[in-house]
Context: one part of a larger RNA
């Protein structure tokens, strides 16, 4: 820009893409078959491998500063307690998120038309013949079926709901509006940016705060014991990021723009 008014939701599916794998074991059955050795079709069930999609409850990883320990040195006048630097100084753990080696699920089944092939009926050609007319089967393949996208499918589809018929103008057209949308702002399990989603005081959108979860592992100060290092009580303490719930304390204020009149 188009989809002959303007919108908001929900959709149909022309078409396109993806997937399509396979092994072992049990049973049928030591049956059919076979002198024996051996050993099935058909059918039923179980467990795997590789691959794919999704997810983070579990098992783990990461987690650049959440907790603790600790070395050297400097600083806060000193002690104590802290802070800076040394690869995040080093070491032990670890929330959210993201993850695989972790977890869940998938390949199917049922159909249609067929290939090679197997047939029925059957002439030409009194027989025979799956073929010439006619009819029936037959594959991991084809078309559907399963999953995803999809009306720019210009053949531009459908359904529901909302907004209405203003003003100026001879007309062309323009203006202010409606439903609605955007700018702007707070932001996100969304993201390079844009986009998408949530929200904007009639409000839980982000931050803060409160409580909790979870992590670390018993803070500082003081008392007691010990010459002291240290231990112990207060104390399962103190501290704590992204998590959960709540709470308008802070910031989403205020405002602006666009947007039909139906060939």
């Nucleotide at each position: 820009c188009g989809u002959a008014g303007g919108a908001u939701a929900u959709u149909u599916g022309a078409g396109a893409g993806g997937a399509g794998c396979u092994a072992u074991c049990c049973u049928u059955a030591g049956u059919a078959c076979g002198a024996g050795a051996g050993g099935a079709c058909c059918g039923g069930g179980a467990u795997g491998g590789a691959c794919g999609c999704a997810c983070c409850a579990c098992u783990g990883g990461u987690g650049u500063a959440c907790c603790a320990g600790u070395u050297g040195u400097c600083u806060u006048g000193c002690c104590a307690a802290a802070g800076g630097c040394a690869c995040a100084g080093c070491u032990g753990g670890g929330u959210a998120g993201c993850u695989a080696u972790g977890u869940g699920c998938g390949g199917a089944a049922c159909g249609g038309a067929u290939a090679a092939g197997u047939g029925c009926u059957g002439a030409a050609g009194g027989c025979a013949u799956c073929u010439a007319a006619g009819c029936a089967c037959g594959a991991a393949g084809c078309c559907a079926a399963c999953c995803u996208c999809a009306a720019g499918a210009u053949a531009a589809g459908a359904u529901a709901u909302c907004c209405c018929a203003u003003u100026c103008g001879a007309a062309a057209g323009a203006a202010g509006u409606a439903a609605g949308a955007c700018c702007c702002c707070a932001u996100u399990a969304a993201g390079a940016g844009u986009a998408a989603g949530u929200g904007g005081u009639a409000g839980a959108u982000a931050g803060g705060c409160a409580a909790g979860a979870a992590g670390u592992g018993u803070a500082a100060g003081u008392g007691c014991a010990g010459u002291a290092a240290u231990g112990u009580a207060u104390u399962a303490a103190g501290c704590u990021a992204a998590c959960u719930u709540g709470u308008a304390c802070u910031a989403a204020u205020a405002g602006g723009u666009c947007g039909a009149g139906g060939a």
Large-subunit ribosomal RNA, domain VI from Peptoanaerobacter stomatis, 263 nucleotides, folded computationally. Rfam family: Bacterial large subunit ribosomal RNA. Rfam links the family to the GO terms structural constituent of ribosome and ribosome. The RNAcentral record of the full RNA draws on ENA and SILVA. Its mean pLDDT, the model's own confidence on a scale to 100, is 90. Taxonomically the source falls in Peptoanaerobacter (Bacteria, Bacillati, Bacillota, Filifactoraceae).